Context: one part of a larger RNA
RNA sequence: CCCUCGUUAAGGAACUCGGCAAAAUCGUCCCGUAACUUCGGGAGAAGGGACGCCCCGGUAGGGUGAAGCCACUAGCUGGCGGAGCCCGAGGGGGCCGCAGUGACUAGGUCCAACCGACUGUUUACCAAAAACACAGGCCUCUGCUAAGUCGAAAGACGAUGUAUAGGGGCUGACGCCUGCCCGGUGCCGGAAGGUUACGCGGAGUUGUUAGCGCUCUUCGGAGUGCGAAGCAGCGAAGCUAAGCCCCGGUAAACGGCGGCCGUAACUAUAACGGUCCUAAGGUAGCGAAAUUCCUUGUCGGGUAAGUUCCGACCUGCACGAAUGGCGCAACGAGUUGGACGCUGUCUCAACGAGGGGCUCG
Numbered sequence: 001c002c003c004u005c006g007u008u009a010a011g012g013a014a015c016u017c018g019g020c021a022a023a024a025u026c027g028u029c030c031c032g033u034a035a036c037u038u039c040g041g042g043a044g045a046a047g048g049g050a051c052g053c054c055c056c057g058g059u060a061g062g063g064u065g066a067a068g069c070c071a072c073u074a075g076c077u078g079g080c081g082g083a084g085c086c087c088g089a090g091g092g093g094g095c096c097g098c099a100g101u102g103a104c105u106a107g108g109u110c111c112a113a114c115c116g117a118c119u120g121u122u123u124a125c126c127a128a129a130a131a132c133a134c135a136g137g138c139c140u141c142u143g144c145u146a147a148g149u150c151g152a153a154a155g156a157c158g159a160u161g162u163a164u165a166g167g168g169g170c171u172g173a174c175g176c177c178u179g180c181c182c183g184g185u186g187c188c189g190g191a192a193g194g195u196u197a198c199g200c201g202g203a204g205u206u207g208u209u210a211g212c213g214c215u216c217u218u219c220g221g222a223g224u225g226c227g228a229a230g231c232a233g234c235g236a237a238g239c240u241a242a243g244c245c246c247c248g249g250u251a252a253a254c255g256g257c258g259g260c261c262g263u264a265a266c267u268a269u270a271a272c273g274g275u276c277c278u279a280a281g282g283u284a285g286c287g288a289a290a291u292u293c294c295u296u297g298u299c300g301g302g303u304a305a306g307u308u309c310c311g312a313c314c315u316g317c318a319c320g321a322a323u324g325g326c327g328c329a330a331c332g333a334g335u336u337g338g339a340c341g342c343u344g345u346c347u348c349a350a351c352g353a354g355g356g357g358c359u360c361g
Stems, first nucleotide, its partner, number of pairs: 001356008010347002014345001019342001027051005036041001038173001052095005061087004068080004072075001096100001108340007115332002120132002136171007148157003174327004179257003184254002186250005193245003199239002204234005211226006258276005285319001286316001297313005
């Protein structure tokens, strides 16, 4: 010096990112217990008191209930009976210590805010959470050989179920609610018209050449042009489904939810007006927020002093309504701020114990 413990004057969070760690609280009985609340809770709220041993006395009381006795319906019956055993206050008197749940084991508490309703689940080995799940809500698919899923298939699950069922998606208890936009994308419906594949269709066209014409010929043939049938290649019009275009619907489908200028008898502001654009221009509620850049916004509270915190304001860079909005009792090894208690966290360190290190052997 390190580790693990113990104690500490005065102070008591001044430590620190942060009371991290430690200290403190702790059992049983009694008294007593607020806001708020979904009336269950919150509650062990908070805050107090008692606790040992001896005697009255194992007392009062309670539980269980043997022997014995009585009765009859004669039984694993009913009644009386109280032994033994067990539990056991309250009260009075007395004794000792600093201290009586004498050691051990055994909640610190309160206030406020955020998030998530809750119990649960999770990154086996750095994250337990405001993430996941969750009851509840909504949308959508599915009429049964269901939809969906696994599987070349047979087949199986769904389900020995049948729309109060099953699959998928979003939201996430409860309370109050959930506004406007269907132009784009998606989905659903429609079928008149436009477009459109395979296929059908064959107008036509091309290749091949039996033959024929012309030219040349050494009469063997050569060159060139036309060209039936057959076979083959290409192939227009026309007919032809879904889809797409088109016409509607649909936002708890994906998503979206404006700008500029002016105006009131101080000023300021603008209920009001004008104009441009849009599919429609953000309603309720909330708001410097787990969202606010400017920003330590401004005001108020708390502190002697507060970039955090709480309450407001609204100028929302860039909240906003099931990618849910706003509340909310209870709950949380969640996050944030404050207070009391308590302390070696600190001022500021000291001493002690055990184990290391170190020295010698």

The part of an RNA shown here (large-subunit ribosomal RNA, domain IV) has 361 nucleotides and comes from a soil metagenome. The coordinates come from a structure-prediction model, not an experiment, and the mean pLDDT is 89. RNAcentral holds the full RNA, with entries from MGnify.